Description
The RNA shown here (Bacterial small signal recognition particle RNA) has 100 nucleotides and comes from Alicyclobacillus sp. SP_1. Model confidence (mean pLDDT): 79 of 100. The sequence was found by an Rfam model in a public genome assembly. The organism belongs to Alicyclobacillus, within Bacteria.
RNA sequence: AGCCGGGUCCUACGCGACGGAAACUCACGAACCGUGUCAGAUCCUGACGGAAGCAGCACUAAGGGAGACCUUCUGGGUGAUGUAGGGGUACCUGGUUCGG
Numbered sequence: 001a002g003c004c005g006g007g008u009c010c011u012a013c014g015c016g017a018c019g020g021a022a023a024c025u026c027a028c029g030a031a032c033c034g035u036g037u038c039a040g041a042u043c044c045u046g047a048c049g050g051a052a053g054c055a056g057c058a059c060u061a062a063g064g065g066a067g068a069c070c071u072u073c074u075g076g077g078u079g080a081u082g083u084a085g086g087g088g089u090a091c092c093u094g095g096u097u098c099g100g
Stems, first nucleotide, its partner, number of pairs: 001097008009086006015079002018075005024067003028063001034059004042051003
């Protein structure tokens, strides 16, 4: 110096970590506009009985809080991750040939 291969580059399809969200578990959580039970009191009845139902209590809803990572979705200057294709101007690298 030449030739061949690979990488850096681009595209597509995936994989795994990380982040976010949903779902999951736990506790909290409703003066009234949730449910149940309804003290007191109220109403109906000649009576027997019945009715609606505030507070309280219980269970939960919306909701926010904590937890974990089985599941789902999603993100990218994630990872010297995988496969295939592109590109061969430049850079890096391996092999080989020739010359000095």
Its Rfam family is "Bacterial small signal recognition particle RNA". Rfam describes the family as follows. The signal recognition particle (SRP) is a universally conserved ribonucleoprotein involved in the co-translational targeting of proteins to membranes.